[in-house]
Context: one part of a larger RNA
Molecule: small-subunit ribosomal RNA, central domain
Organism: Tumebacillus flagellatus
Order: sequence, then C1' cells, then structure tokens
RNA sequence: CUGGGCGUAAAGCGCGCGCAGGCGGUCUUUCACGUCCGGGGUGAAAGCCCAGAGCUCAACUCUGGGACUGCCUUGGAUACGGAGAGACUUGAGGGUCGGAGAGGCAAGGGGAAUUCCACGUGUAGCGGUGAAAUGCGUAGAGAUGUGGAGGAACACCUGUGGCGAAGGCGCCUUGCUGGCCGACUUCUGACGCUGAGGCGCGAAAGCGUGGGGAGCAAACAGGAUUAGAUACCCUGGUAGUCCACGCCGUAAACGAUGAGUGCUAGGUGUUAGGGGGCCCACCCCUUAGUGCCGAAGCUAACGCAUUAAGCACUCCGCCUGGGGAGUACGGUCGCAAGACUGAAACUC
Repeated sequence: CUGGGCGUAAAGCGCGCGCAGGCGGUCUUUCACGUCCGGGGUGAAAGCCCAGAGCUCAACUCUGGGACUGCCUUGGAUACGGAGAGACUUGAGGGUCGGAGAGGCAAGGGGAAUUCCACGUGUAGCGGUGAAAUGCGUAGAGAUGUGGAGGAACACCUGUGGCGAAGGCGCCUUGCUGGCCGACUUCUGACGCUGAGGCGCGAAAGCGUGGGGAGCAAACAGGAUUAGAUACCCUGGUAGUCCACGCCGUAAACGAUGAGUGCUAGGUGUUAGGGGGCCCACCCCUUAGUGCCGAAGCUAACGCAUUAAGCACUCCGCCUGGGGAGUACGGUCGCAAGACUGAAACUC
C1' cells in the first nucleotide's frame, strides 16, 4: 500500500525489435458514446448523519429531515475526449545531391616482435632477484649473422577523437551490408510515442564436437620468503586464451542516471556538415555529436545544470527496514556449471 520514491540511501530490465494495451499534431463538419444540465421513476425497512421528542440520565426507543455517492428513462447542451467524413503540414517517413566513421560479415595480403628449427661466427657463462636458488649452458648456451617454421596481436598515427542499441569495434586491400549527419523544401499526409507477454542480440569465464597452439597462463611442480606460506617474488607449466559450428545468458552489462517530446541564461574546447562576410591564417550564423565551466532552478549533501538530477506530459520497469536470502520449495530453461522466477519460520 488510491502515498512517496528510484545518480551515491531500497529501487531503471544489459540492449534492441515489436503483437496486445495505454497515450497521441492543426483546421472544418456530422453524430451525441463518454462528459455536463433539467424532469420523471427507482434506490424496502432497519442501520448511518443532523434536528427534536419519550423512558429521572444514558444505553435504548420514537418523529422529521438528510444521505443512500447508484441504476433506468426522458428532454436538452456540444467546449473537451470519442466515433464518422473532409482538409492541412509543423510530428513521422520518402526522394535528389553531398558527407564522416576502429559500425557488421567474408576473402585475400603485410611488416615489427616473441618462441622454435637449421647453419655460420664465437667462448663461458646466461637467466633471475631485495638478495638468492630452482632452471639453461663445454653434448657449445647466452650474444651475433643468414635462412626457415608457426601462432597470436596489430607500435607510431591515437585525440575527455570516431562508430554502434547495448555488449563492443583499431595493420592494409577488395566484396557484401546496417545505421547516422547535412543541403534542397520536391513527395506521402499523423502513417506517431511507449511497450506487459513474445522474439532477437548480448564482455569475460565456462560447456560440447573437431581443429590449432607462438606468447601468456588458472590448476599443478619446483626454488625462495616466512614461525608457517596450500600466497605475494622466481623457474617451469596444463586447461584456457585462437578458429569453425553449437550451447550458456551472466557482470561494478556503470553515466551505478529507462524511452520519447516540448520548454528553460551564458562562456569555452573539439568532431562532421551547411550558409555568409572587403578577402579567407580570421570572423559571424546554423545543424548533429562529444567534453569542460557555470545562471536560474533542483538536491540531504555531494553535485546536476539545453548531453538535467531544472519545468511539464505520455508509456514501461522497479522499490517499500536489516539479517535469514537471491537461500528453500515449486515451475521454466540448460549437456553441465547453473540461470530466471522467488518465499517463510525465526531474529534485531
């Protein structure tokens, strides 16, 4: 529990698409369903509320009035909502011409570096640390030169830069492909917003089958440290990290801030466009994005402040003291791990 809230106190679903539902721009006209006004009927009595009365008072009882918020019917009103018809262009979408981008998928290619292999040069160390040791090395290591193999990641450019709904995306080229922005105001004419269910996407880790495996590295082994050291440090090292296909569906999935629309001082930087200016290295205007600082206002404060946490409206989600507990049980999903939904006793 018709209340108040959700950046940090409990509370925004991780993100999107979207059925139902809810909500919906401007003008004209018709209807009169909602809505509003009047009349009639009904709304039993008791009870309830108010006034008065009767028992010595009260409880109780009686009388009158009110109320019974409603329903039915009838006459009317037409601003608003709704429904029908017509029109409009500012919301939304389309067209033409331009623009930026690590947006996605696939194929091909490139160089640096690490490791390994072969050969050459060359000799006693290398490596590692706080210091060491394990480890590697006279069967020639490390260093250096040449050649080769293989896997993974793409230095500089790089930027509170860009793109994407979110997760996320960074070497080059090509192909396929999604979205966004600007200019012209050319077309359609409200076609819109949100979105319970539903469907899809969704980092890392993990799982299944097959491949791959350079570096790194849970587990594990050894060396140290230490009172101990199942750690931190060191030497190794397997899953994994990579690829294909299929699962999983979670996160401090964060801006800890749902989506949409309108309105409300400015200043300054930056990204991509457009328009203009006696000049062009500069300035002014404007659109979309991205930062910082700040007015009013808001806020418990911190802070937010045209990218709102301000002023409003629409729709969805969520919260309602701490622990027990994101547990138990049941259900759905999953190969499993587990995920989603989600209590109570008891206790403070």